[in-house]
Molecule: THF (Tetrahydrofolate) riboswitch aptamer
Organism: bovine gut metagenome
RNA sequence: GAGUAAAUAUUGUGCGUCAAGUGUCAUGAGAUGGGAUGUUGCUCAUGAACGAAGGCAUUUCAGGAUGCCGCGGUUCAAUAUUGCAUCCGC
Numbered sequence: 001g002a003g004u005a006a007a008u009a010u011u012g013u014g015c016g017u018c019a020a021g022u023g024u025c026a027u028g029a030g031a032u033g034g035g036a037u038g039u040u041g042c043u044c045a046u047g048a049a050c051g052a053a054g055g056c057a058u059u060u061c062a063g064g065a066u067g068c069c070g071c072g073g074u075u076c077a078a079u080a081u082u083g084c085a086u087c088c089g090c
Base pairs, nucleotide, nucleotide: 001090006082007081008080009079010078011077012076014074015072016071017070024048025047026046027045028044029043030042034088035087036086037085038084054069055068056067057066058065059064
């Protein structure tokens, strides 16, 4: 010096918008630079509280369905940037 989990941004693809997801708290579990240990972060499960931006058109008796444009501290992938504490390695 390289190398993880992960974070941010952009693009694309989905989901929801008749409310899941995201985020918060508590409990338990799991993985976490090549190896070991380990804090912080990360993920999963359960429970609790809080919580939203819809609009237009077509169709239908209605309910609903479909499409488009938005919205969501939204999913996944790619790219770029950032990126482990100690010991031993490369």